[in-house]
């Protein structure tokens, strides 16, 4: 994902005329989106046992800013990727605690020693060699005993590289560089730089329980107001009935049942909630930027299972072609309002 | 406007992520039997609706989408 127009056609409003009505005919006006969608955030707004505080249970999660408000935005910091221009990022705490790290592989969190290396003064053993022999001298295997550099194992292996040390090795030592901890200096702040000190002490997962901050009362437009019919259906009262009486009044019965009249809730059914609203354009200011102010001008669907379609035209925008005048073609597609805004996410 | 769920050809399991991708029923093979059922042995047969993202590791944990059913 766009601006103006005409004809026709649909669906509300509105007025004028015919008509007894039902209803038609004339003339103004108005008539879907970027997502109307998904309901995934965050609000208008309604009603509830007013919502101060704990707890539960959910959510947010670098710092600042915007906004009504947000998990949205915007500016910055930080790690990681990229040669770069830039891209991602649930990005708080793992030294509060508890869990969990399969297989493999020696060892997976106060770790461990397979291969290797090194060690001797080993009462083990094998070979070769000297020697008449005790015996000695060389090598290999085993055991002991040291290491943790390099090999293997894994996602991951208890700082990394250089270099001195060493029997052989090791932060044993030094030096950068990573880490912790104190100092100062800059920023509003996440941080950033800088110098000191410590010999390393503290693997990973919190989209694992969990702590820490902050945030949230619940339902939701079918919420909810309000009016309000019926020969439906309740409640009071008259009277008509029935017993008592010769009448009439009057008491009592039946609450069967008729008539008429009062009276209050529903129900079906309408009105309203509903479209004018944290609205839309311009302009100037301001701000890095989201965005904030001021001033003008403008009103713009809307209801009942639900209307917005078709042709045609100018202009802008996109493609092509050009002899630079210009021609030519395309304008969809994805979807369609149901109380209403702000995101965000799909879809084309 | 709410709420639940998709896991083998069907109907379900799957605790606190790891040799845990499973069980009844159906299918196939075999055995049994004259021969069928049934009974007994064996085997196949899964992108765990679909894409990212977290983790060494996701059927499981997060988040968009799709579909189904319910109110």
């Nucleotide at each position: 994902g766009g601006a103006c127009g005409g004809c026709c056609g649909c669906c509300g409003g509105c007025g004028a005329c015919c008509g007894c009505g039902a209803g038609g005919u004339c003339g103004c006006g108005g008539g879907a989106g970027g997502a109307a969608a998904g309901u995934c955030c965050g609000g208008g707004c309604u009603c509830c046992u007013c919502a101060g505080g704990g707890c539960a249970a959910g959510g947010u999660g670098g710092u600042g800013g915007g906004u009504a408000a947000c998990g949205c935005c915007c500016a910055c910091c930080g790690u990681u990727c990229g040669u770069g221009a830039g891209a991602a990022c649930a990005g708080g705490g793992a030294a509060a605690g508890u869990g969990c790290c399969a297989c493999a592989g020696a060892g997976a969190a106060c770790a461990g020693a397979c291969c290797g290396c090194c060690g001797g003064a080993c009462g083990c053993u094998c070979u070769c060699g000297a020697g008449c022999g005790a015996u000695c001298g060389a090598g290999g295997g085993g055991a002991c005993g040291g290491u943790a550099a390099g090999g293997g194992u894994g996602a991951a292996a208890c700082g990394g590289u250089g270099g001195g040390g060493u029997a052989a090795g090791a932060g044993c030592c030094c030096a950068c560089c990573g880490c912790g901890c104190c100092c100062c200096g800059c920023a509003c702040g996440a941080g950033c730089g800088g110098g000191g000190c410590g010999g390393c002490a503290c693997g990973g997962c919190a989209a694992a329980c969990c702590c820490c901050a902050c945030c949230u009362g619940g339902a939701g437009g079918a919420a909810g107001a309000c009016c309000g019919a019926g020969u439906a259906g309740g409640a009071g009262g008259a009277u008509c009935g029935c017993g008592c009486g010769g009448c009439c009044c009057g008491c009592g019965c039946u609450c069967a049942g008729g008539u008429c009249c009062u009276c209050g809730g529903g129900u079906a059914g309408g009105u309203c909630g509903u479209u004018g609203g944290c609205g839309g354009c311009c302009a100037c200011c301001u701000g890095c930027g989201a965005g904030g102010g001021u001033g003008g001008c403008u009103c713009u669907a809307g209801a009942g299972a639900a209307a917005u379609g078709g042709c045609c035209g100018u202009c802008a925008c996109c493609g092509c072609c050009u002899u630079c005048g210009g021609g030519c073609g395309g304008c969809a597609c994805c979807a369609g309002a149901a109380c209403c805004c702000g995101g965000c996410u799909u879809a084309c | 406007g709410c709420g639940a769920g998709a896991u083998a050809g069907c109907u379900c399991a799957g605790g606190c992520g790891g040799u845990c991708a499973g069980a009844g029923c159906g299918u196939c093979g075999g055995a049994u039997u004259c021969a069928u059922a049934a009974c007994c042995c064996g085997g196949a047969g899964g992108u765990c609706g679909a894409g990212a993202g977290u983790u060494c590791g996701a059927g499981u944990c997060u988040c968009u989408c799709u579909c189904u059913c319910g109110c």
Background:
Predicted 3D model of RNase P RNA and transfer RNA as a complex of 419 nucleotides.